Predicted 3D model of a 107-nucleotide RNA (Guanidine-I riboswitch aptamer) from Bradyrhizobium sp. dw_411.
[in-house]
RNA sequence: UGAGUUGGUGGCUAGGGUUCCGCAUCCGCAUCGAUGGCUGGUCCAAGAGCUGCCGCCUGAGCAGGAGAAAUCUGCACAGGGCACGGCGGGAUAAAAUCCCGGGAGAC
Numbered sequence: 001u002g003a004g005u006u007g008g009u010g011g012c013u014a015g016g017g018u019u020c021c022g023c024a025u026c027c028g029c030a031u032c033g034a035u036g037g038c039u040g041g042u043c044c045a046a047g048a049g050c051u052g053c054c055g056c057c058u059g060a061g062c063a064g065g066a067g068a069a070a071u072c073u074g075c076a077c078a079g080g081g082c083a084c085g086g087c088g089g090g091a092u093a094a095a096a097u098c099c100c101g102g103g104a105g106a107c
Stems, first nucleotide, its partner, number of pairs: 004107001006055007015044002020041002022038001023036004056080004061075004066071001082102001084105001088100003
């Protein structure tokens, strides 16, 4: 110095907190309110978690146009995934295996 990287998106999960709902406590009761993250719902959520779809790459086909050939277009099929990782900062109501970030660093 380089390689060990295949891009996007949907649904979810581990995980995460507390806007909203619910719950618990307090104010005599109700409403409103305050406090509590509460084994709950909504919500956030993985590059190194799961999965669908689209794309990408490779292979061998089928069809078509032009052509001497190389080649081009479409269709369907098969195959293709390596990955240890902070501190700190940021967003949101808040937090996080979210984002900075396949970053710094390590091997």

Annotation
Rfam family: Guanidine-I riboswitch aptamer. Gene Ontology term of the family: regulation of gene expression.